This is a predicted structure of a 1546-nucleotide RNA (small-subunit ribosomal RNA) from a Gammaproteobacteria bacterium. The coordinates come from a structure-prediction model, not an experiment, and the mean pLDDT is 85. Lineage of the source: Bacteria > Pseudomonadati > Pseudomonadota > Gammaproteobacteria.
RNA sequence: AGAGUUUGAUCAUGGCUCAGAUUGAACGUUGGCGGCAGGCCUCACACAUGCAAGUCGAACGGAAACGACGGGAGCCGGUCUUCGGGCUGGCUUCUGGGCGUCGAGUGGCGGACGGGUGAGUAACGCGUGGGAAUCUACCCGAUUGACUGGGAUAACUCGGCGAAAGUCGAGCUAAUACCGGAUAAGUUCCAAGGAAGAAAGGUGGCCUCUCUAUAGAAGCUGCCGCGAUCGGAUGAGCCCGCGUCAGAUUAGCUUGUUGGUGGGGUAAAGGCUCACCAAGGCUUCGAUCUGUAGCUGGUCUGAGAGGACGAUCAGCCACACUGGGACUGAGACACGGCCCAGACUCCUAUGGGAGGCAGCAGUGGGGAAUCUUGCGCAAUGGGCGAAAGCCUGACGCAGCCAUGCCGCGUGUGCGACGAAGGCCUUCGGGUUGUAAAGCACUUUCAGGAGGGAAGAAGAGCACCAGGUUAAGAGCCAGGUGGCUUUGACAUGAACUCCAGAAGAAGUACCGGCUAACUCCGUGCCAGCAGCCGCGGUAAUACGGAGGGUACAAACGUUAAUCGGAAUUACUGGGCGUAAAGCGCGCGUAGGUGGUUUUUUAAGUGCAUUGUGAAAGCUCCGGGCUCAACCCGGAAAUUGCGGUGCAAACUGGAAGACUAGAGUAAGGUAGAGGGAGGUGGAAUUUCAUGUGUAGCGGUGAAAUGCGUAGAUAUGUGAAGGAACACCAGUGGCGAAGGCGGCCUCCUGGACCAUUACUGACACUGAGGUGCGAAAGCGCGGGGAGCAAACAGGAUUAGAUACCCUGGUAGUCCGCGCCGUAAACGAUGAAUACUAGCCGUCAGGGGCAUUAUGCCCUUGGUGGCGCAGCUAACGCGAUAAGUAUUCCGCCUGGGGAGUACGGCCGCAAGGCUAAAACUCAAAUGAAUUGACGGGGGCCCGCACAAGCGGUGGAGCAUGUUGUUUAAUUCGAUGCAACGCGAAAAACCUUACCACCCCUUGACAUCCUCGGAAUCCUUCAGAGAUGGAGGAGUGCCUUCGGGAACCGAGUGACAGGUGCUGCAUGGCUGUCGUCAGCUCGUGUCGUGAGAUGUUUGGUUAAGUCCAAUAACGAGCGCAACCCCUAUCCCUAGUUACCAGCGAGUCAUGUCGGGGACUUUGGGGAGACUGCCAGUGAUAAACUGGAGGAAGGUGGGGAUGAGGUCAAGUCAUCAUGGCCCUUACGGGGUGGGCUACAAACGUGCUACAAUGGGGAGUACAGAGGGAAGCGAGCUGGCGACAGUUAGCCAAUCCCAAAAAGCCUCUCGUAGUCCGGAUUGCAGUCUGCAACUCGACUGCAUGAAGUCGGAAUCGCUAGUAAUCGCGAAUCAGAAUGUCGCGGUGAAUACGUUCCCGGGCCUUGUACACACCGCCCGUCACGUCAUGGAAGUGGGUUGCACCAGAAGUGGUUAGCCUAACCUCGAGGAAACUUGAGGGGGGCGGUCCCCACGGUGUGAUUCAUGACUGGGACGAAGUCGUAACAAGGUAGCCGUAGGGGAACCUGUGGCUG
Repeated sequence: AGAGUUUGAUCAUGGCUCAGAUUGAACGUUGGCGGCAGGCCUCACACAUGCAAGUCGAACGGAAACGACGGGAGCCGGUCUUCGGGCUGGCUUCUGGGCGUCGAGUGGCGGACGGGUGAGUAACGCGUGGGAAUCUACCCGAUUGACUGGGAUAACUCGGCGAAAGUCGAGCUAAUACCGGAUAAGUUCCAAGGAAGAAAGGUGGCCUCUCUAUAGAAGCUGCCGCGAUCGGAUGAGCCCGCGUCAGAUUAGCUUGUUGGUGGGGUAAAGGCUCACCAAGGCUUCGAUCUGUAGCUGGUCUGAGAGGACGAUCAGCCACACUGGGACUGAGACACGGCCCAGACUCCUAUGGGAGGCAGCAGUGGGGAAUCUUGCGCAAUGGGCGAAAGCCUGACGCAGCCAUGCCGCGUGUGCGACGAAGGCCUUCGGGUUGUAAAGCACUUUCAGGAGGGAAGAAGAGCACCAGGUUAAGAGCCAGGUGGCUUUGACAUGAACUCCAGAAGAAGUACCGGCUAACUCCGUGCCAGCAGCCGCGGUAAUACGGAGGGUACAAACGUUAAUCGGAAUUACUGGGCGUAAAGCGCGCGUAGGUGGUUUUUUAAGUGCAUUGUGAAAGCUCCGGGCUCAACCCGGAAAUUGCGGUGCAAACUGGAAGACUAGAGUAAGGUAGAGGGAGGUGGAAUUUCAUGUGUAGCGGUGAAAUGCGUAGAUAUGUGAAGGAACACCAGUGGCGAAGGCGGCCUCCUGGACCAUUACUGACACUGAGGUGCGAAAGCGCGGGGAGCAAACAGGAUUAGAUACCCUGGUAGUCCGCGCCGUAAACGAUGAAUACUAGCCGUCAGGGGCAUUAUGCCCUUGGUGGCGCAGCUAACGCGAUAAGUAUUCCGCCUGGGGAGUACGGCCGCAAGGCUAAAACUCAAAUGAAUUGACGGGGGCCCGCACAAGCGGUGGAGCAUGUUGUUUAAUUCGAUGCAACGCGAAAAACCUUACCACCCCUUGACAUCCUCGGAAUCCUUCAGAGAUGGAGGAGUGCCUUCGGGAACCGAGUGACAGGUGCUGCAUGGCUGUCGUCAGCUCGUGUCGUGAGAUGUUUGGUUAAGUCCAAUAACGAGCGCAACCCCUAUCCCUAGUUACCAGCGAGUCAUGUCGGGGACUUUGGGGAGACUGCCAGUGAUAAACUGGAGGAAGGUGGGGAUGAGGUCAAGUCAUCAUGGCCCUUACGGGGUGGGCUACAAACGUGCUACAAUGGGGAGUACAGAGGGAAGCGAGCUGGCGACAGUUAGCCAAUCCCAAAAAGCCUCUCGUAGUCCGGAUUGCAGUCUGCAACUCGACUGCAUGAAGUCGGAAUCGCUAGUAAUCGCGAAUCAGAAUGUCGCGGUGAAUACGUUCCCGGGCCUUGUACACACCGCCCGUCACGUCAUGGAAGUGGGUUGCACCAGAAGUGGUUAGCCUAACCUCGAGGAAACUUGAGGGGGGCGGUCCCCACGGUGUGAUUCAUGACUGGGACGAAGUCGUAACAAGGUAGCCGUAGGGGAACCUGUGGCUG
């Protein structure tokens, strides 16, 4: 970095697909080790069990448990004894809060952290940067205080209720619990006078001072704690700017809503809340609504810009079964707190209770899918505590999982011209492959054994010296080579030793993309496939194998993201024809904006500063042996904020200018618009005259009109519509559009010259106006035309094209509609960029009359440079170069459709999807092919002629049918008298039957025998049996060669299949004139040029022109035959002259003249002349010549086409058969016969038949032959035999012709089929199944429908002759000569072909392509009476818990007041204040009712759509597609479609 895929090929457009990277993945196959990470993405589903938040006795009353200690009692011992007992040990029990401690409780602090999850949330939620009106426990600094009283209450005891949870009553008690009083300022409030307003102690030590005097109290002192205030730190709350997904098929939303004033409320600003007042606020810069979503640092990808994502880690937010609520507190509206409501689960004694894993494990469920009910607080961190310490599923570790990243290993070296096996093979070999074996080594990792770091810092004790202190106490902080002690991991890391190559390789792929190829199997099957596409008998594409390639403890697949994709284009795309310019104006918002001065500093630039958390990324360095990983530092974080400076550019402010724009004045052209009038021609109708039989219409007709008088023609009248000529790539208009003439009203443009305004401009989302035709509504009008409709034709049909009629409509007025191929398929504006030629409207100059030249402005056209473009093309009227603004596009189909909305009377318009489906769809150009396109040209192609075929009979071939078999092949032209130049057997391949199995044939080996011949028997024969004859050739004497027989196995054999695996050969277009190449040039390219053009030719034949110049294969010529002449040579040919002979004949001598034969030459070349042509090529005519323009004929067949034909001529790959699909034999069949076709023969007769006579060829053949002559036979033929190996003899008679006789138009004296009888010949054999002869028989047929064939001169036609094959058997085939025509105006048409050109949607190439209905199947989707859910608006009901307000009810320790009793301590009453309960009010969750909206699912039936190898009907489109097509609209029709009307050219 690109690649594959649209085409026959090309370029472009454009989609689809691939190669890369990545993942919290899953699945398949496989699996050695370690390190570091990660591990419910789905049901915010439900949860059993255990654990996850406690701690403090140095706050308190205390003592249930444990321990120690003290005391008492009892029992059992020991010992002493004065026998009273003492001392002592054990056990049991009682007792003691004095001790260690501590259940429960009061109290304090913490349960607001840590941990989980992402449901909700589109929001000040998050990110970033700011702000002011706040609070902040614990912590730090500072100031100051801590005085003095009081009453309760848990625990506990007693009692009651309850199943339980729990709860009630009475009584006792403590505090760092609670409440007063005092005091208080740098606190708070204030009307400025004043007022309000706090605290708590605990513990350790000491005895200097005072008091009791062991010891303590007070006191002192240390530490911890307490109150108030200020400040800090930390944390939190609040506000604001900016940023933060999609939908406009969501466009309006809002009533505490927006603001104010005043109350209230909060820690705090604030409609936060309430009352009143005002009527605001938000919104196209997207409000509201709907859907989706936690946000970020970052992660993945990418060159970047971007895009996608938001697991793990970190920051913030939200949530804790669902919903609501508050309490406590510094902090919560609280995950492991409370109250209420709901759902669910559990317990229950049915009365009532309990619960919340989205903490860690774990379970069920869901799912493609995600782990252990582990160890430990050793470390880090947190809570409490003075501390020891306790707690800590945070955390540290371990377990499971290849889930990812990283590392290591599965061995190393040597080892063959190379084992075996496998695979392939051209059978030679190649490959697996130094791979293995073998030899020599090593030991990482795993395994076994061993000792053994670091993670540990602290803490306690002891000691030291310091601070505090009155103090050497205590405490604090510090120190110590002191002592004691703390490790879950851990059977750990690292290291050492031991043994042995020992325990350790797979997965995917191998047609192209894309690295890697063969064999077998299969046979459009099974299957593969990411795209293109493989598979129908030779599959590198399926499956297996061998081999190879890639990666490797993994490899593939699937899913997903980015990339490639410049395929949403900011970087970085487009819109004439590929998708894409609104039909056209005006104009709002917005965007953009001329020259110049001053100023400002918003944008902009520079500098500096704050921030941009950490982690991550990048760089540097370091630590694990490396790496992954970790640690440190730097950089980066492109952003936001502050400050300063600059002032060019953009913006703002102020001023000036005139080149943009506009106004006024003078002219010009015009189908510009609106209204009113008016004119003639024509059509039609009516009236009337003339006039008579047709008119009309078409390809041809018919319907229609007409003797009731049409058409035609004259006159008159009526009425409507449209305006000939002028008329023009002329004019005007924004577009649609506008056309007789006149008048009125009116818009715009242009030109020239001044004056004025002074940027007033450009574009233009929404908006608004105009807008052909058709259509709609109402009212008129209606001549012509004309959807629909009717009739007539055409046709297979004809709902069409054609014809005759004909209604809406077309016209007018008013109102709608709002679309067209509304097109230049080209938005508007401005500027710039070579020229040339027209034309319209103006102006100026030169000059002068001309139809002049030059310059210039504005329109409208044609060419064309540069440039652009995929090409075509565009080219100052840009599709060039730039700027501004708007609109639009993003594969084809589905579809401009559905739904929704807006508009419309309707028709319908505007806006505008998705599912699904395809791998293309498309543009331009190229080469072909094709056209019921064009031009030129040729051909027996047509025409002009002659003769046939098609009808008959027969012959022959084919189809079909039949058959045991009727062998096989050939099938439009180009199969069909073809392979077959010849089937009775043979041939022969087919069928039936009988036989053989190394074979009928080839090679090799062994044995035997010469070979060979004859006879005989059995048999249908093949074959088998028997007998006999025969012993050859060479020899080195062993044997060998050829041949025969037997045996063995390799092999033979196959007319078995595939001509679509092939070679060779052949047919055909076509003897048509074409087909190509090199170099050059043009084109991005396919390709073009050459080869086109003008002439000419039979010809790409030649000439000329020419970006081509040359060349090759074809054409022509060279070759053969034939036509003339010459030379030469004559036998078997010939015979003129000479001679001889015969009845007669070259018969003979001879001759070489002629004919002829053989050989060799000459001749013809447009060479000559004239004309035409371009002075060419050439053509026309002529001369001469035997022959004249290729003299006639033959051979000769370019490159290609048809998968044309042939595997049955031959050859051959592969497949198949091998006692048969091979080989031999006998017989049969290929010869069948209802029918059809092709090719022929003979005829239908008088140009003939028959009889008689008579003449003239050429070319062939002949020895298993031709056979004269003679004889016999009616004849076929037979007998006999001459001659001939052939210019000698024979076949051999040529026939038509000519002459003559007869027949007289008839089924005949035509015609000969068929049949009978009798024969001849060939042959082993004529039954199936030969040919011929004679006699007899005497069919059809009287010139042939539609259609169709051959032939242009020695041709057609006609006549006979010969040959090949062959024993015999032609009407066929191939040759030969005889007689011997007619016609061709011409190229319109049919067929075929050539060249050029044009169109094309064809390229398998028109036998192409292709459209729509209908029928069948599948799929997704719209509508639909409805039905079932979700969400939500409005109105109303209802109102738990709870805060707050309120309260004629009830209760009430502390404080206050007033009393009473008492000496006092104290007791007690009343009231107040405060508090509580209850009631009530506002708010409000759940719930309910009604009515809407929206969304999802479903729904009888129904609409279209898509797809589907071979269904039906037609033929719409592509060629002039056979009626040019298409667009809009309207009507009609099975269907494509048809018709009307206007438009477009694509």